A computed fold for a 72-nucleotide RNA from a Chloroflexia bacterium, annotated as transfer RNA. The coordinates come from a structure-prediction model, not an experiment, and the mean pLDDT is 82. Rfam family: tRNA.
RNA sequence: GGCCCGAUAGCUCAGUGGUAGAGCCGCGGACUUUUAAUCCGUGGGUCCUGGGUUCGAUCCCCAGUCGGGCCA
Numbered sequence: 001g002g003c004c005c006g007a008u009a010g011c012u013c014a015g016u017g018g019u020a021g022a023g024c025c026g027c028g029g030a031c032u033u034u035u036a037a038u039c040c041g042u043g044g045g046u047c048c049u050g051g052g053u054u055c056g057a058u059c060c061c062c063a064g065u066c067g068g069g070c071c072a
Stems, first nucleotide, its partner, number of pairs: 001071007010024004018055001025043006048064005
C1' cells in the first nucleotide's frame, strides 16, 4: 500500500428496513444458607463520525476514523 472483517448499555455480545435487546454489572427490596448466594423490581444508549437513498436507516450506498486479519 491492496483486500477482508469488525465498531450497538460500564463489560461481553444479539439485532439484515418499521418503538434498540440479553447476560454480566450498578441501585432498591425480599429471603436465609450472611465476605456471599437465590428471587423480585429498577437504572443505563451520540447504535464510531459525516453525507446519501427511503415515507421510515443500527440495518442499504459513499467517504472518513479506530481495531483485527490476510497478502505484498